Context: one part of a larger RNA
Molecule: small-subunit ribosomal RNA, 5' domain
Organism: uncultured prokaryote
RNA sequence: GAACGAACGCUGGCGGCGUGCUUUAGCCAUGCAAGUCGAACGAGAAAGCCGACUUCGGUUGGUGAGUAAAGUGGCGCACGGGUGAGUAACGCGUGGAUAAUCUACCCUGAGGCCCGGGAUAACUCGCCGAAAGGCGGGCUAAUACCGGAUAAUGUCCCAUUACCCAAGUAAUGUGACCAUAGGAGUGGAAGCUAUCGCCAAUUGAUGAGUCCGCGUACCAUUAGCUAGUUGGUAAGGUAACGGCUUACCAAGGCUACGAUGGUUAGCUGGUCUGAGAGGACGAUCAGCCACACUGGAACUGAGACACGGUCCAGACUCCUACGGGAGGCAGCAGUAGGGAAUAUUGCGCAAUGGGGGAAACCCUGACGCAGCGACGCCGCGUGAGCGAUGAAGGCUCUUGGGUCGUAAAGCUCUGUCAAGUGGGAAGAACCCUCCGUCGAUGAAUAAUCGGCGCCCCCGACGGUACCUCCGAAGGAAGCACCGGCUAACUCCGUGCCAGCAGCCGCGGUAAUACGGAGGGUGCAAGCGUUGUUC
Repeated sequence: GAACGAACGCUGGCGGCGUGCUUUAGCCAUGCAAGUCGAACGAGAAAGCCGACUUCGGUUGGUGAGUAAAGUGGCGCACGGGUGAGUAACGCGUGGAUAAUCUACCCUGAGGCCCGGGAUAACUCGCCGAAAGGCGGGCUAAUACCGGAUAAUGUCCCAUUACCCAAGUAAUGUGACCAUAGGAGUGGAAGCUAUCGCCAAUUGAUGAGUCCGCGUACCAUUAGCUAGUUGGUAAGGUAACGGCUUACCAAGGCUACGAUGGUUAGCUGGUCUGAGAGGACGAUCAGCCACACUGGAACUGAGACACGGUCCAGACUCCUACGGGAGGCAGCAGUAGGGAAUAUUGCGCAAUGGGGGAAACCCUGACGCAGCGACGCCGCGUGAGCGAUGAAGGCUCUUGGGUCGUAAAGCUCUGUCAAGUGGGAAGAACCCUCCGUCGAUGAAUAAUCGGCGCCCCCGACGGUACCUCCGAAGGAAGCACCGGCUAACUCCGUGCCAGCAGCCGCGGUAAUACGGAGGGUGCAAGCGUUGUUC
């Protein structure tokens, strides 16, 4: 000099864009943060409104409504969001391998969706319990569950051929094996229709698993470490290779090119600094990893060994009728605690994105916004011109004056920002409804689907940005320093005292170095100090 997720002191007008628990991965009251589908299924209210009857108390029918809440079932909950504890490691970075692998949804989509069956929740009855919750009897449905049939461009076995050092790969053929579910619209019905689904291949895509080369902090005042240890055979296990696991056999494997042990640490893109080489760091944003009160485990599932799932153990907190139960903010806010120190228990799903749904739509503390903090960067303002009796006043003085100083006053203007008045956006694209038209399908002027056009609807921010008008210089400057380094000097007070100080050093009666004043210098809505890095 530059920098900062900073803090502290004094001061503080406005706006834009960013940014904000670095400490206790310590504990958490309260609310919200993951639901959705009635076009899978059985059932199914109430308020309100309308009508009838009425002893005026009410009763009953319709509507509300196939709506709400609960239940079965499907999909989602493995994403998104948080944190950095652990980890010195194939964790990360980079480059490869997978002839050792999986991939729900989505895209493409040959072909198929046939025939049956038995349950169970909800509900109802009874029982136990303070509660959480549980037990038993009875009834019922499905795109829930089960059985059978069918079977390929699927899987497996075998055979042949081609390629290959081989394991194997590809092609052809025979055989064996594996699936399914319906809902919607129209119609009186039969039926028809399109669409959404279901089963199941291929290809691609996406995501993920695994393996390997190289790189990846410090300590040798850590020198030896290792029995599933190193390798083999066999079996098991996995989506998949493998001591991954087990049995048997062999006795290996690592190590001064630093094993083992210890300390510290999430890694990277990057950030800061520097002429560079380097050095330091890894907040915000992005990629990867790990974790979710502590430890362990599996279940479900395409995917988890799962933050707002389950089970076990532990610590802690809460409820209890003492028998037993409930809980997990390192999600968003927020409380107390710790700390030098870090924000609102805000608004909205309007946009972007995500989940569910045919859709309308619902959900979304992701996100978009607003609030708080000069925490940072950037921009603007606090006025401009003229104005010498160089006013008054302050300071100083050699008493002549000098200086603050064109500074003020005064005159003439301007109107940014702030205050007030009126107007007032872009961000909105979809989607939906109606109508018209064209096309597809169809026997059809039903229905359905698609394209185009028209109309309508949708804004949290927010009456915000912006614009206009209005009046008025009116409401808006401080902080540090002035001995040298280092830009800036005098007076008074003090008298090695009180004090200053980054270094040198000042102060003991004329202190430009302490304290005050006047003046000056430098930065400026900031200025200094402290801390840390280069």